[in-house]
Molecule: SAM riboswitch aptamer (S box leader)
Organism: Chloroflexota bacterium
RNA sequence: CUCUUAUCCAGAGCGGCUGAGGGAUCGGCCCUGAGAAGCCCGGCAACCGGCAAGUUGGCUCACGCCUCUUGUAUCGGUGCCAACUCCGGCAAACCGAAUUGAUUGGUUUGGGAGAUGAGGG
Numbered sequence: 001c002u003c004u005u006a007u008c009c010a011g012a013g014c015g016g017c018u019g020a021g022g023g024a025u026c027g028g029c030c031c032u033g034a035g036a037a038g039c040c041c042g043g044c045a046a047c048c049g050g051c052a053a054g055u056u057g058g059c060u061c062a063c064g065c066c067u068c069u070u071g072u073a074u075c076g077g078u079g080c081c082a083a084c085u086c087c088g089g090c091a092a093a094c095c096g097a098a099u100u101g102a103u104u105g106g107u108u109u110g111g112g113a114g115a116u117g118a119g120g121g
Stems, first nucleotide, its partner, number of pairs: 001121008013041001015040003021031003025089004042081003047077003050072005057066003085113001090110008
């Protein structure tokens, strides 16, 4: 960098350092010297490992191994800690505004893009 797959409406500090930006992209709308981003500490969660249990399934003579489900957070690997992934960006359906026409608002569904984990190239 890329592929597969799961998840993305919950949750998380009145701390320290430091000092101007940040919310992927474009548009919007926001956050921010009453302190952005970053680092440290703290926290949240439970994706993977670990551990525990089991009324799943497979292999095995058996022990047991794998799978699946549930739980746990004292341990390891990540992740996350404004706003639904902040909202929209493409398509469809429905409702509305305006109407000669161009145009435009809303709701829902799907898609795209993105993020994170796990596995592969």